[in-house]
Molecule: FMN riboswitch aptamer (RFN element)
Organism: Mesorhizobium huakuii
């Protein structure tokens, strides 16, 4: 120095204003918000060789929803329904960028215009509200240990 482990903690932001209506944080106009790891020619720090930061929409994770597999109940043994647990591999839904400029090199800098965001609820359809969640979790740090 450190594979590999235990163990603890942390881990999500935003609807102000106007319209219409009986009713809307939901429709319409304006507006507000961007988990994790990467990747980087911008930008800061210096001991000039690092380091740090730097993409919602590049590449991949991650919660949900779906699916699948058991189990339990209602059915008829089915179909099918409705709880309850597990897989995350299936990847179905997981979404969404284009011009222009600089330049060897940029979907990441610059300048402009765009575009998108689970389920379930709701006096009216929700990225912003209300729930499931005081939850799960991508990963971030911390302490102990510790092969070689």
């Nucleotide at each position: 120095u450190a594979a590999u482990g235990u163990u603890c903690u942390c881990a999500g932001g935003g609807c102000g204003g106007g319209g219409u209506g009986a009713a809307a944080g939901u429709c319409c106009c304006c507006a507000c918000c961007g988990g994790c790891g990467g990747u980087a020619a911008g930008a800061g720090u210096c001991u000039c060789g690092a380091c740090u930061u730097a993409a919602g929409c590049c590449c991949g994770c991650g919660a949900g929803c779906g699916c699948u597999u058991u189990c339990c109940a209602a059915g008829a043994c089915a179909a099918u329904u409705g709880g309850a647990a597990a897989g995350g591999u299936c990847a179905g839904c997981a979404g969404a960028u284009c011009c222009g400029g600089u330049g060897u090199g940029a979907u990441u800098c610059c300048g402009g215009a765009g575009c998108c965001g689970a389920c379930g609820g709701u006096u009216a359809c929700a990225g912003u509200c209300c729930g499931g969640a005081u939850g799960a979790a991508a990963g971030a740090g911390g302490a102990c240990g510790a092969a070689a």